A computed fold for a 79-nucleotide RNA from an uncultured Rubrobacteraceae bacterium, annotated as c-di-GMP-I riboswitch aptamer.
RNA sequence: CUGGAAAAAGGGCGAACCCGCCGCGAGGCGGGGGCGCAAAGCCGCGGGCCUCCCAUGGUGAGGCAGCCGGGCCGCCGAA
Repeated sequence: CUGGAAAAAGGGCGAACCCGCCGCGAGGCGGGGGCGCAAAGCCGCGGGCCUCCCAUGGUGAGGCAGCCGGGCCGCCGAA
């Protein structure tokens, strides 16, 4: 000089469950509560799962971003 690799620090989010409200439902919102998460920030684009309607059939409608992949943005960092 170049490359690789942390600890740490400030914090962040917030599972299950409980209460209230919304929804036919999956589920969502708020409060409590924290299982965990370096993207558990955002995006329903692909896959997947779940709900509803018709129902022999799907080219139907909806939900899950903390199921996987992908895209976009993002904190600290070798002192």